A computed fold for a 72-nucleotide RNA from a Pseudomonadota bacterium, annotated as transfer RNA. The prediction has a mean pLDDT of 83.
RNA sequence: GCCGGUGUAGCUCAGCGGUAGAGCGGCCCCUUCGUAAGGGGAAGGUCAUGGGUUCAAAUCCCAUCACCGGCU
Numbered sequence: 001g002c003c004g005g006u007g008u009a010g011c012u013c014a015g016c017g018g019u020a021g022a023g024c025g026g027c028c029c030c031u032u033c034g035u036a037a038g039g040g041g042a043a044g045g046u047c048a049u050g051g052g053u054u055c056a057a058a059u060c061c062c063a064u065c066a067c068c069g070g071c072u
Base pairs, nucleotide, nucleotide: 001071002070003069004068005067006066007065010024011023012022013021018055027041028040029039030038048064049063050062051061052060
């Protein structure tokens, strides 16, 4: 330098055009004499960044950035 992949909650990841979700973690409550386990609830997101297409974009297209892999 070229090609491909990944980027979504604190962490690990789903979501493949039509309301952004789960598990774990943190917080509150219930249960217990107490702890653990168990049950319930609320919170937490510029969907890497900037543009484009579309009535509508995390999702499709382009560029950029970061990381990973391959080729030279």